[in-house]
RNA sequence: AACCCUCUUCAGGGCGGGGUGAAAUUCCCCACUGACGGUAAUGCUGAACUACUCGGCUAGCCCGUGAGCCGCUUUAUUGCGGUUGAUUUUGGUGCGAUUCCAAAGCCAACGGUUAAAGUCCGGAUGGAAGAAGAGUUUU
Numbered sequence: 001a002a003c004c005c006u007c008u009u010c011a012g013g014g015c016g017g018g019g020u021g022a023a024a025u026u027c028c029c030c031a032c033u034g035a036c037g038g039u040a041a042u043g044c045u046g047a048a049c050u051a052c053u054c055g056g057c058u059a060g061c062c063c064g065u066g067a068g069c070c071g072c073u074u075u076a077u078u079g080c081g082g083u084u085g086a087u088u089u090u091g092g093u094g095c096g097a098u099u100c101c102a103a104a105g106c107c108a109a110c111g112g113u114u115a116a117a118g119u120c121c122g123g124a125u126g127g128a129a130g131a132a133g134a135g136u137u138u139u
Stems, first nucleotide, its partner, number of pairs: 001139002005135006016030004031119002033108002035065004043057005060106002068083005088104005110122003
């Protein structure tokens, strides 16, 4: 330093105001939120100090993953398979952007509930993509 393996820690946010009603954080108007990895010239930022050099950050709706749900299976989320949301659009800059800038639009598992839930309660003091660190082994 790299790979395998082991262990430890961490690893999801959001209903505030008004209306209707017997009843709604569930409907209507406004509001609010955005897991993980990848992709990234111009944006933001650090170093360096002139090589427009090197690094870091930046996508809910681009690609993939996870949770959830369904089926089969297992002592066991144990393993396998399926499914799982958004046409994002228009304009701008540029050789190059579904990632930047501007505007507009759209989406969000399952069960519960005096009334239909992305935001409340519950499975969940759970699980997990993955992130960081430590150790072991080998070269």
FMN riboswitch aptamer (RFN element), 139 nucleotides, folded computationally. Of the family's consensus pairs, 100% are formed in the model.